[in-house]
Molecule: c-di-GMP-I riboswitch aptamer
Organism: Candidatus Izemoplasma sp.
RNA sequence: AGAAUAUUCAGGCAAACUAGAAGAAAUUCUAGCACGCAAAACUAUAGGGCCUUUAAAAUGGCAGCCAGCUACCAAC
Numbered sequence: 001a002g003a004a005u006a007u008u009c010a011g012g013c014a015a016a017c018u019a020g021a022a023g024a025a026a027u028u029c030u031a032g033c034a035c036g037c038a039a040a041a042c043u044a045u046a047g048g049g050c051c052u053u054u055a056a057a058a059u060g061g062c063a064g065c066c067a068g069c070u071a072c073c074a075a076c
Stems, first nucleotide, its partner, number of pairs: 002076001012037002017032006035064001042068002047066002049062003
C1' cells in the first nucleotide's frame, strides 16, 4: 500500500424492557440493563424501501431493512 474476514489482542456499539422528558403520532434523548453486531461508524427533499399521520401530503420518522461511503487491530 492492497484486499476484506473473524481465528488474535486492544477495545467499541447497545436490541427488548424499566424510569423520566420531548412530540399529533411514528419515534427520539438521558440513565440502568444486554438481544445481538466485523463497521450495529456516517449518509433521510436530490438511491430504494418501510412507519406514523393532527384531514391529506410529508423538507415528519426509521441507517440494528437493503444500499452508498469511510475506517481500527491481528493474520494474508